[in-house]
Molecule: small-subunit ribosomal RNA
Organism: Pseudomonadota bacterium
C1' cells in the first nucleotide's frame, strides 16, 4: 500500500440527586430435554446417566500352487479332519485410570528395532528324526482328557559351503562438542537355506535337467512403522512447607532391540523445594469448537492425530510387532450348566434386551463402490465400509396458492349508540400447478463384466385450490390494547413488581405484535461485566495503606567510554499432518453440503544490525556516605536532690457539729471530729513557665542536677566514587488493660458494700473500698495504633504566622529589615475529586518498589495450623440468606439543639366549668324499631332556623306493580274521560248505582259518517331507590390560619437533585419598608379599594324634629326645618407639621393641632398547600346492586326507652340578696291565612271585641337591671325551685305514648364545688333585658340589638401553637422503642458414608533362587478380608 474485519446499552438502592456497588435483561451457541403444534426434500447428527448387567445372531480368517489322511464322483472336480504358512498387534469401541515426557511443539538417537514391500549382491548341497490327523484301549454327565501304535511336509535336527555378516587381534587414514564414529587392509573364530506350480525345451521320457513364475537363505541400501531421550508449553489448592534410602551419584556384574538404579553388590551422602517440592482435589491430551472488536474466557460430542483401557487385579507365552477387546494362566466378584464329582462365560465391536435416567435409533440390505486379511489366481472373509430405516435433534431449501373483488355481507368484538374494528379478508368471478397423488420413461456412480442404494435422482403426461399453520407474547425494560370474569382469592413473575370491586401485569374473548414447520420453556457456556482491569480498575470519607522501623531474597537504578551480542530488530531456510477457518474459483436448479488453489500467531536453525536494556572492562561526581566547625531540643537509660499539695500519726488550742447534694441520706464526730497551730512519716505526681512551641520511626516524651548515649539541622566543599531506592519472608520496637514472681501502696479507683433517684435503676449522683495504678525482672502484641492518607525521588503560581540556623544590611550594641536552608500551622492559583475537600507537608503531574480490595449479612466467625502461662492473638472459609448494603451532597420533617420574634400562649386579673337539680347532645345498654350521618384539637344545644300526624329515611301490619312522577311506541276505547251515592275496611284501597263531555280535518243541507288528538285501558321500552362506595368524583365546607407566607420568567452558580432571588443589617401587624447583595423583574398572598361606626358640611324635610310664634290634654294642629334624626353626596388622617433617636434611610419616641393619630373601632375578604379531613342523606355524578321490591300508598308505633358515662347550657346555693309597691331611660327587628290597640270578662294563662296598619304614620311593646320606700336578718330560710297532685287555658283532625302555658297545693338536691380545666385586654369581661329566623303550636338553643359597665398585663424563664435563620440526623406514610421469624454455631446422644497411614497373620499364579527331577520351601510383587478404629 492492497484486501478482509473492526467495539451500542437498559431496569433496579433515594422524596429527589451524583457516585460506588451488586443483582437482572436484551445477543450468540448446544450431542440437548420438556410443553403445544407439525406438509415435503437435501445434508449432517443421535446413552452426556450405570467403564451397570447382558438373552440371541453376526463382527477374522485364508492358503490343496507346502503336507498326510478320509468321503463323494466313471472322470474332471469338490467336501471334511489335522500338520504347516501368513494374518489375527490392523480395522472397530470406550474415556475408567492418568497432572505424567501422557499430550502439543521443536530437536536428538555417535544408544535402537522394523514382518510383508522396493532395489542390489551371493546362494539354496548332503543326510536324519519326531508329532497330529488316523487306528486300538480307557476315564468322564459334560467340557474334555490319558495310554499305546502308524505317517508326510515349505515341521524339526545334524553336517557342508561362506558372497557376506558378527566377534577378536594388528596397521593406516578421515571425521566428531564428548563418550566416540566411519573407511581400507591382513589373520583367526562363529554363522544359512524349502521347496511348490505351470508352460516350453532337452534327455537317459512312470523320471531327471535347463529356462520362466511363486516361495526360501545371507547381506547391504531404501521405504514404512515404532522404541528411547531432551528443551519449552498447557488445571485448582499453602487451612499441603518441607520431601526423599534405590533416594542422588560412582565402580563392577546382570538385563534389554537399545541408553539408563532398569535390576543387584559395594562405596560416597547426596538429590528436589516459595520460579511452590511433597501432599490433596479435579481431568484423557491435541488439531480444533463456541463466544468475543480484540486480548481473552469456556469447552474437547461428531471428524482427524496421539495415549490409555477391554468384568476388577496380576502375570508371562507366541511373535517382526502384544504383556494381546472377540489368545493363554492365576486370584476376586458376578452369571449360567451339572449326574454335585466338576465345568462354562466376559457386547467400552454391529444390531438388540433389562436397569439407570429429563434423555439418545433397526435384533435392516449389500460386499456393487472405497479399503483391509489370505491366496499365483479364480476367489473367500470383512456389522470396516457403502446404503436404507427411525427421531423437526440441528442446518439449509421449498410449499400451504395467484389476480380481480365494497352492499365495506353475515358472524364476532368494542362503542360516546352516531359508529368503529376484523377487512379485500370471506363469498363470488377468472387463473396457475411448485410439493404431495396417479401413469409412462429412466441415469451418473463401473469408458469391458459386476449396482445393495433403486425403478431412486431426473424427464414427460394427467386431475383438481384441491391434501398442507402453528407457537409465544402485548405494565416498563421490549415490538404489540380493549372488554368481561375474579377481588391480596385464584393466580402471574427474568428484574422492578402486579392482584384488597372500575387489573392494558391473573383467567377468557376480540384485536394487535414477533417468529414460522416450527414456537416457547428449562439447563449450560461466552458476551454485555472496564464486575480480577495485559489491552483496561482502584485503596482520605464508598471494600481497600501492614501500628512503626531495620533489613535478606527479589524488583528497579546517575554519568562518559570500549567490548560482547543474551534480550531487541531485520532477512532467509525448515516445520507448522489432513480436515476446520479466511480469501478466490468450481460442482449439486439455489443453499446447506462437497471439490480445488492460496494464506495462517508459533517453534527451530543460519546470516546480519547494535540505539536502548543486559553482561564484562575502564573513568567521572550532580545521588549516597564520610570529615571539620557550630547549633536547638519534655529524644533514650541510670543515679542523686527539691518544694507545694495530700493522707496518716503525735502534741497544743477549741466545741458541736462536719461532710455531701438538685434536695437528701449513708458516713465521720462528746471515746472531742471539722477548723487551727507545731512536729514526724509515707507514697505518687511535678502548678506557673506552656506556645496548632520542641524532640522521636511509631508507641510516646514535661521539676532540678550529674554521668552515659542515639538522631536531626546549618556552614565549609577536604575525602570515597553509585557504595542507591524499595523490600515477600525474617528480626526488633510497640499506649492502655491483662498475666507471672517479688516489693511498694499517699491519692485515685474496676469489682464489691451502703445511701439516694426511679415504675424498676445490676446506671448517671453521694459515702466507703479490693485488684490495679508505682518499682524490679519476664510475658502479652492489640487500639478510631488516625493525617482513617505506605516509603523514596523529581517537577508545578503565591500570601501570611511560627521554631532552629547561616549570610547580608543597619547599629556603639541588642532589636528591626532582606535573602537562603530545614521543620511546623493557616489561606488559597492551576490541576484533581462522586462530592466533601486536597492544593510545594498534594488527594496535582510523573517514576520505582511493597501491602491491600472485589455486593450486604453469615464473619475481625467455624474448622485446621502456628504463637501464648492464661486471657487470647495471627492466618481464615463454607452452607444458607437478601436485592440491595454503602459514600457525599440536596429539599423537607423532627430534636427533652441553638439564636431572633409573635399570639389571652403563659404570667397579672375578672368570671366560669368540674359538685346539685333540670334542659339538651353523645356514648353505652335496651328494643320489633329505638332511621342515618358527624368522633382529638377541627364530633357531642353538630346536619336539625324547631320529630304529636305529616316530616320520616326506621319497625309492625294492610295494600299495590308501567307504578306517586317523566318520555316514547303499539293496540283498544261513546255510555269513553270526568263527577261519583249505597256497601266492606283502621286507612290506603275495593266497589260501582246514577249523571256525563271536549278539540281538529274531510264529506254531507242536516242528522250523521270517516280519520286524527286529548283523556282512559292493556302491553312494551322504561320509571323509581334517603340502597353501597366521600378510598372512583364534581360542587360546597372545616382546620392549620387572617399565620406571612407560596411561586414564576430571564440571568448566574452547581455534573446533578437544587441554590440564588426569598439570605444578611435594621424596621414593621405584615416577604411592611429601607440599605446591602449575582441578581433583575414579576405573580398569588399582606396592605389599600367595599360595608357599618365616630366629626363636620351641603342637599332634602314626611310618617321624623320643636329654639322662637300661635294653639293645645297630647308635636295634637298651624308654622318652621334652626336643632335632633333620617339618607344621599362630599370633606377629613397622610407620620402631613415640630423636636429627638436612627446611617442624612426605612422607621421609632415625644408633642402640637384635631371629632378621630400612627392599619381610629368592627365586618366582609382565607395565598400555594396539608389532613385519601367531612358530606353519594342538600344537589350533581361514574361504577355496582335491586325491579310483584331495597320502589310506591296507608294505619299504628319508634326517632322521646334508661343501671350508667361524658360534653354544652339554664337555675341556684342567697343580704352587692329576695319579695312587695311606686317610678325612669333603649336599640334593632317583625307584621296580611299577619301584627292587633282602646274597651269589657277572667286571680291568671287567656277569652270577647276588631279601631288602626302592607308600616320613620298603626300594632307587637311592658324594656330589664336602675332609682325611691317598706318587709325579711343568716335559717335549708320570705334562699332554691326540682318532683308530684288537682283544676284550667291555647294551638291543632288529634296533645295517651309525646306540646307549651296558667292557678292552687307540694317544696327534693343544693350553703360556692377534688384532680383538672375554659373564656376574656375596653365600651371588652361581667350583669341586664329586647327582637328575629324556623314555626299551627312548642327552646334554657341559635342569630342579632341595645342598657349598666370593671380589674390587670412586671415581663417572655416556663406550658401550648406558629414564623424566620442555623445545626445534627441511620427519619422521608417523615417522634421514639420492642418483639416475632430465619440462619449459623456449640454441647450431649444415635446412625451411616468416604478417604488415608502404620503393623501383624493367611494366600493363588508367575518370575527368580535352592534342588538331578517332581513335590515342598524361601523372598519379592500384588489382591482381598478382619482387627486396633468412629483415627
Nucleotide at each position: 500500500c492492497u484486501u478482509g474485519c473492526u467495539g451500542a446499552g437498559a431496569g433496579u438502592u433515594u422524596g429527589a440527586u451524583c457516585c460506588u456497588g451488586g443483582c437482572u435483561c436484551a445477543g450468540g451457541a448446544c450431542g440437548a430435554a420438556c410443553g403445544c403444534u407439525g406438509g415435503c426434500g437435501g445434508c449432517g447428527u443421535g446413552c452426556c446417566u450405570a467403564a451397570c448387567a447382558c438373552a440371541u445372531g453376526c463382527a477374522a480368517g485364508u492358503c490343496g500352487a507346502a503336507c498326510g489322511c478320509u468321503c463323494c464322483g466313471c472322470a474332471a472336480g469338490g467336501g471334511g479332519c489335522g500338520u504347516g504358512g501368513c494374518a489375527a498387534a490392523c480395522g472397530g469401541g470406550u474415556g475408567a485410570g492418568u497432572a505424567a515426557c501422557a499430550c502439543g511443539u521443536a530437536a536428538g538417537u555417535a544408544a535402537c528395532c522394523u514382518a510383508c514391500c522396493u532395489c542390489a549382491a551371493a546362494g539354496a548341497c548332503u543326510g536324519g528324526a519326531a508329532c497330529a490327523a488316523c487306528c486300538c484301549c480307557g476315564c468322564g454327565a459334560a467340557a474334555g482328557c490319558g495310554g499305546g501304535g502308524c505317517u508326510a511336509a515349505u515341521u524339526c535336527c545334524a553336517g557342508a559351503u561362506g558372497u557376506g555378516u558378527u566377534c577378536c587381534a594388528a596397521u593406516a587414514a578421515a571425521c566428531g562438542c564428548a563418550u566416540g564414529u566411519u573407511u581400507a587392509u591382513u589373520g583367526g573364530a562363529a554363522u544359512a537355506a524349502a521347496u511348490c506350480c505351470u508352460c516350453c525345451g532337452a534327455u537317459u521320457u512312470u523320471a531327471u535337467c535347463g529356462g520362466g513364475g511363486g516361495g526360501c537363505u545371507u547381506u547391504g541400501a531404501g521405504a514404512u512403522g515404532g522404541g528411547c531421550u531432551u528443551g519449552c508449553g498447557g488445571c485448582c489448592u499453602a487451612u499441603c512447607a518441607g520431601c526423599u534410602a534405590g533416594u542422588u551419584g560412582g565402580u563392577g556384574a546382570g538385563g534389554u532391540a537399545a541408553c539408563g538404579g532398569c535390576c543387584c553388590a559395594c562405596c560416597a551422602a547426596g538429590g528436589c523445594u516459595a520460579u511452590g517440592a511433597c501432599g490433596g482435589g479435579u481431568a484423557g491430551c491435541u488439531g480444533g469448537u463456541c463466544u468475543g472488536a480484540g486480548a481473552g474466557g469456556a469447552c474437547g460430542g461428531c471428524c482427524a492425530g496421539c495415549c490409555a483401557c477391554a468384568a476388577g487385579g496380576g502375570a508371562a507365552c507366541u511373535g517382526a510387532g502384544a504383556c494381546a477387546c472377540g489368545g493363554u494362566c492365576c486370584c476376586u466378584a458376578c452369571u449360567c450348566c451339572u449326574a454335585c464329582g466338576g465345568g462354562a462365560g466376559g457386547c467400552a465391536g454391529c444390531a438388540g434386551u433389562g436397569a439407570g435416567g429429563a434423555a439418545u435409533u433397526u435384533u435392516c440390505c449389500g460386499c456393487a463402490a472405497u479399503g483391509g486379511g489370505c491366496g499365483a489366481a479364480a476367489g473367500c472373509c470383512u456389522g470396516a465400509c457403502g446404503g436404507a430405516g427411525c427421531g423437526a435433534c440441528g442446518c439449509c431449501g421449498u410449499g400451504u396458492g395467484u389476480g380481480c373483488g365494497a352492499u365495506g355481507a353475515a358472524g364476532u368484538c368494542c362503542u360516546u349508540c352516531g359508529g368503529g374494528a376484523u377487512g379485500u379478508a370471506a363469498a363470488g368471478c377468472a387463473c396457475u400447478g411448485u410439493c404431495a397423488g396417479g401413469g409412462g420413461g429412466g441415469a451418473c456412480g463401473a469408458u469391458a463384466a459386476u449396482g445393495a442404494c433403486g425403478g431412486u435422482a431426473c424427464c414427460c403426461c394427467c386431475a383438481g385450490a384441491g391434501g398442507a399453520a402453528g407457537g409465544c407474547c402485548c405494565g416498563g425494560c421490549u415490538a404489540a390494547c380493549u372488554a368481561c370474569g375474579u377481588g391480596c382469592c385464584a393466580g402471574c413473575a427474568g428484574c422492578c413488581g402486579c392482584g384488597g370491586u372500575a387489573a392494558u401485569a391473573c383467567g377468557u374473548a376480540g384485536g394487535g405484535g414477533c417468529c414460522a414447520a416450527g414456537c416457547g420453556u428449562u439447563g449450560u457456556c461466552c458476551g454485555g461485566a472496564a464486575u480480577c482491569a495485559c489491552u483496561g480498575g482502584g485503596c482520605g470519607u464508598a471494600a481497600a495503606g501492614c501500628g512503626c522501623g531495620u533489613g535478606u531474597a527479589g524488583g528497579c537504578g546517575g554519568u562518559c567510554u570500549g567490548a560482547u551480542a543474551a534480550g531487541u530488530c531485520a532477512g532467509a531456510u525448515g516445520u507448522u499432518a489432513a480436515a476446520u477457518c479466511u480469501a478466490c474459483g468450481g460442482g449439486c436448479u439455489c443453499a446447506a453440503c462437497c471439490c480445488g488453489u492460496a494464506g495462517c500467531c508459533g517453534c527451530a536453525u543460519c546470516u546480519g544490525a547494535u540505539a536502548c536494556u543486559a553482561u564484562c572492562g575502564g573513568g567521572c561526581u550532580a545521588g549516597a556516605g564520610a570529615a571539620u566547625g557550630g547549633u536547638a531540643g519534655a529524644g533514650g537509660a541510670a543515679a542523686g536532690c527539691g518544694g507545694a499539695a495530700c493522707u496518716u500519726c503525735c502534741g497544743g488550742u477549741g466545741u458541736a457539729g462536719c461532710g455531701g447534694u438538685g434536695a437528701a441520706a449513708u458516713g465521720c464526730g462528746u471515746a472531742g471530729a471539722u477548723a487551727u497551730c507545731g512536729g514526724a512519716a509515707g507514697g505518687a505526681a511535678c502548678a506557673c513557665c506552656a506556645g496548632u512551641g520542641g524532640c522521636g520511626a511509631a508507641g510516646g516524651c514535661g521539676g532540678c542536677u550529674u554521668u552515659c548515649u542515639g538522631g536531626g539541622c546549618c556552614a565549609u566543599u577536604u575525602c570515597u566514587g553509585a557504595c542507591g531506592c524499595u523490600g515477600a519472608g525474617a528480626c526488633g520496637c510497640g499506649a492502655a488493660a491483662g498475666c507471672u514472681a517479688g516489693g511498694g501502696g499517699a491519692g485515685c479507683g474496676a469489682a464489691c458494700g451502703g445511701g439516694a433517684u426511679u415504675a424498676g435503676a445490676u446506671a448517671c449522683c453521694c459515702c466507703g473500698g479490693u485488684a490495679g495504678u508505682c518499682c524490679u525482672a519476664g510475658c502479652c502484641c492489640u487500639a478510631a495504633a488516625c493525617g482513617a492518607u505506605g516509603u523514596u525521588c523529581a517537577c508545578u503560581g503565591g500570601g501570611u504566622g511560627u521554631u532552629a540556623a547561616a549570610g547580608g544590611u543597619a547599629u556603639c550594641g541588642a532589636c528591626c529589615c532582606c535573602u537562603u536552608u530545614a521543620g511546623u500551622g493557616c489561606c488559597g492559583a492551576a490541576g484533581c475529586u462522586a462530592a466533601c475537600g486536597c492544593g510545594u507537608u498534594a488527594a496535582g503531574u510523573g517514576a520505582a518498589c511493597c501491602g491491600c480490595c472485589u455486593g450486604g449479612g453469615g464473619a475481625c466467625u467455624a474448622c485446621g495450623a502456628c504463637c501464648g502461662c492464661a486471657a487470647g492473638g495471627u492466618u481464615a472459609a463454607a452452607a444458607c440468606u437478601c436485592a440491595a448494603a454503602a459514600g457525599a451532597a440536596u429539599u423537607g420533617a423532627c430534636g427533652g439543639g441553638g439564636g431572633c420574634c409573635c399570639g389571652c400562649a403563659c404570667a397579672a386579673g375578672c368570671g366560669g366549668u368540674g359538685g346539685a337539680g333540670c334542659a339538651u347532645g353523645u356514648g353505652g345498654u335496651u328494643u320489633a324499631a329505638u332511621u342515618c350521618g358527624a368522633u382529638g384539637c377541627u364530633a357531642c344545644g353538630c346536619g336539625a332556623a324547631g320529630a304529636a300526624c305529616c316530616u320520616u329515611a326506621c319497625c309492625u301490619g294492610g295494600g299495590u306493580u308501567u307504578g306517586a312522577c317523566a318520555u316514547g311506541c303499539u293496540g283498544g276505547u261513546a255510555g269513553u274521560a270526568g263527577u261519583g251515592a249505597a256497601c266492606c275496611g283502621a286507612a290506603a284501597g275495593g266497589g260501582g248505582a246514577a249523571c256525563g263531555a271536549c278539540c281538529c280535518c274531510g264529506a254531507g243541507c242536516a242528522a250523521u259518517c270517516g280519520g286524527g288528538g286529548a283523556g282512559c285501558c292493556a302491553g312494551c321500552a322504561c320509571a323509581g331507590g334517603u340502597g353501597c362506595u366521600g378510598c372512583a368524583u364534581g360542587g360546597c365546607u372545616g382546620u392549620c390560619g387572617u399565620c406571612a407566607g407560596u411561586u414564576c420568567g430571564u440571568g448566574u452558580c452547581g455534573u446533578g437533585a437544587g441554590a440564588u432571588g426569598u439570605u444578611g443589617g435594621g424596621u414593621u401587624a405584615a416577604g411592611u419598608c429601607c440599605c446591602a447583595c449575582a441578581a433583575c423583574g414579576a405573580a398569588c398572598g399582606c396592605a389599600a379599594c367595599c360595608c357599618c361606626u365616630a366629626u363636620c358640611g351641603c342637599u332634602a324635610g314626611u310618617u321624623g324634629a320643636c329654639a322662637g310664634c300661635g294653639u293645645a290634654a297630647a308635636g295634637u294642629c298651624g308654622g318652621u326645618c334652626a336643632c335632633u334624626c333620617u339618607a344621599g353626596c362630599g370633606a377629613a388622617a397622610c407620620u402631613g407639621c415640630c423636636c429627638c433617636u436612627g446611617a442624612u434611610g426605612a422607621a421609632g419616641g415625644g408633642g402640637a393641632g384635631g371629632a378621630a393619630g400612627g392599619u381610629g373601632g368592627g365586618g366582609a375578604u382565607g395565598a400555594g398547600g396539608u389532613c385519601a379531613a367531612g358530606u353519594c342523606a342538600u344537589c350533581a355524578u361514574g361504577g355496582c346492586c335491586u325491579u310483584u321490591a331495597u320502589g310506591c300508598c296507608c294505619a299504628g308505633g319508634g326517632c322521646g326507652a334508661c343501671a350508667c358515662a361524658c360534653g354544652u347550657g339554664c337555675u341556684a346555693c342567697a343580704a352587692u340578696g329576695c319579695g312587695g309597691u311606686g317610678u325612669a331611660c333603649a336599640a334593632a327587628g317583625g307584621g296580611a291565612a299577619g301584627c292587633a290597640a282602646a274597651u269589657c270578662c277572667g286571680c291568671g294563662a287567656g277569652g270577647a271585641a276588631g279601631a288602626g296598619c302592607a308600616a320613620a304614620u298603626c300594632c307587637c311593646a311592658a324594656a330589664a337591671a336602675g332609682c325611691a320606700c317598706c318587709g325579711c336578718u343568716c335559717a335549708g330560710u320570705u334562699c332554691g325551685g326540682a318532683u308530684u297532685g288537682c283544676a284550667g287555658g291555647c294551638u291543632g283532625c288529634a296533645a295517651u305514648u309525646c306540646g307549651c302555658c296558667u292557678g292552687c297545693a307540694u317544696g327534693a338536691a343544693g350553703c360556692u364545688g377534688g384532680a383538672a380545666u375554659c373564656g376574656c385586654u375596653a365600651g371588652u369581661a361581667a350583669c341586664c333585658g329586647c327582637a328575629g329566623a324556623u314555626c299551627a303550636g312548642c327552646g334554657u338553643g341559635c342569630u342579632g340589638c341595645g342598657g349598666u359597665g370593671a380589674a390587670u398585663a412586671c415581663g417572655u424563664u416556663c406550658u401550648c401553637g406558629g414564623g424566620c435563620c442555623u445545626u445534627g440526623u441511620a427519619c422521608a406514610c417523615a417522634a421514639a422503642u420492642a418483639a416475632a421469624g430465619g440462619c449459623g454455631c456449640u454441647u450431649g446422644g444415635c446412625a451411616g458414608u468416604u478417604u488415608a497411614c502404620c503393623u501383624c497373620g493367611c494366600u493363588a499364579a508367575u518370575u527368580g533362587g535352592u534342588g538331578a527331577a517332581a513335590a515342598u520351601c524361601c523372598a519379592a510383587u500384588c489382591c482381598u478380608c478382619c482387627u486396633c478404629u468412629u483415627u